A computed fold for a 138-nucleotide RNA from Candidatus Desulfopertinax cowenii, annotated as c-di-AMP riboswitch aptamer (ydaO/yuaA leader).
């Protein structure tokens, strides 16, 4: 000094998944943990009307960005709809990554009133140009 690695802490990402919000109960007691609400934020079910009438194992559906294709030693390979990062915002060029995987259980078109369901898991980028906006400091 320089790579790795493990913790703490500020701070940023993907992602709906946040809150110094109420309340009860514990307990090693002013902090912690649990239950049960609330606010936000997210998904699904659910009428007339519209749509579909052609579907029904060749089952169909639903979250999600995560479809769909070809190839092949059947487990990868190379693409692709689509979707992320690149540190005030936007937004353009560049890089660069991600295209998984869970669930209903024979069943669901849209759907107002209504009803239920979820609030997780996982990480560590930083190149320019042009617009906007005006925090700090002299």
């Nucleotide at each position: 000094u320089g790579c790795g690695u493990g913790u703490g802490c500020u701070c940023g990402c993907u992602g709906a998944g946040u809150u110094u919000c109420u309340u009860c109960c514990g307990c090693g007691c002013c902090g912690c943990g649990g239950g049960a609400g609330a606010a936000g934020c997210g998904g699904g079910g659910g009428a007339c009307c519209c749509a579909c009438u052609u579907u029904u194992u060749u089952g169909g559906g639903g979250c999600u960005a995560a479809u769909c294709g070809c190839g092949c030693a059947a487990g990868c390979g190379c693409g692709u709809a689509g979707g992320g990062c690149u540190a005030u915002c936007c937004u353009u060029c560049g890089g660069u990554c991600c295209g998984a995987g869970c669930c209903c259980g024979u069943c669901a078109g849209c759907u107002a009133a209504c009803c239920c369901c979820g609030u997780a898991a996982g990480c560590g980028u930083u190149g320019a140009g042009g617009g906007a906006g005006g925090a700090a400091g002299g």
It matches the Rfam family "c-di-AMP riboswitch aptamer (ydaO/yuaA leader)". About the family: This family represents a conserved RNA structure found upstream of the ydaO and yuaA genes in Bacillus subtilis and related genes in other bacteria.